[in-house]
A computed fold for a 76-nucleotide RNA from Cetobacterium ceti, annotated as c-di-GMP-I riboswitch aptamer. Its Rfam family is "c-di-GMP-I riboswitch aptamer". Rfam describes the family as follows. GEMM was predicted in a large-scale screen for bacterial structured RNA regulatory elements. Its mean pLDDT, the model's own confidence on a scale to 100, is 78.
RNA sequence: AUUAUAUCUUGGCAAAAUAAAGGAAACUUUAUGACGCAAAGCUAUAGGGCCUUUAAUAUGGUAGCCAGCUGCAAAA
Numbered sequence: 001a002u003u004a005u006a007u008c009u010u011g012g013c014a015a016a017a018u019a020a021a022g023g024a025a026a027c028u029u030u031a032u033g034a035c036g037c038a039a040a041g042c043u044a045u046a047g048g049g050c051c052u053u054u055a056a057u058a059u060g061g062u063a064g065c066c067a068g069c070u071g072c073a074a075a076a
Base pairs, nucleotide, nucleotide: 002076003075005073012037013036017032018031019030020029021028022027035064041069042068043067047066048065049062050061051060
């Protein structure tokens, strides 16, 4: 430097639910919680899909749907 996970350290994130707050809604934030995750890290008009839509074809939301980019450790 590369590969990519049967083996592996230190650790990391945090589903549902409940409470409070924001929002038209989807949903989001904080706290508790832990279903799980080798990328459950980042990227949302200028990759696709899906959800919501008081007016709207969404410059609304979803990355823990696929995808793209980046990264730790052992082994080879």